[in-house]
THF (Tetrahydrofolate) riboswitch aptamer, 95 nucleotides, folded computationally.

RNA sequence: AAAGGAGUAGGUUGCCGUGCGUUAAGUGCCGCUGGAACGGAAUGUGAACAGCGGACGAAGGCUUUGGCCGCGGUACGGCAGCCGCAUUCGCCUAU
Numbered sequence: 001a002a003a004g005g006a007g008u009a010g011g012u013u014g015c016c017g018u019g020c021g022u023u024a025a026g027u028g029c030c031g032c033u034g035g036a037a038c039g040g041a042a043u044g045u046g047a048a049c050a051g052c053g054g055a056c057g058a059a060g061g062c063u064u065u066g067g068c069c070g071c072g073g074u075a076c077g078g079c080a081g082c083c084g085c086a087u088u089c090g091c092c093u094a095u
Stems, first nucleotide, its partner, number of pairs: 001095001003093003010083010020072003029054006038046001040089005060069003
């Protein structure tokens, strides 16, 4: 110097476990405000998430009263699969 490659936060799907709700919170949608983290580094990009408000909106049943079976685009954790931005420098491989 040219070539090839790896690595992040995280996202998503499935399974399992433990909860929450079923007296409707949560999820999803819209608006406003705030807004982190993001390969080892820089710049850029994007908008997870949180708060408030709004519209919409649900699956309960059984029971020996101890619970049990369900239901919810439910929360968290674990495992597995898949995905994991652009440019430059750095790193690895071999020449």
The sequence was found by an Rfam model in a public genome assembly.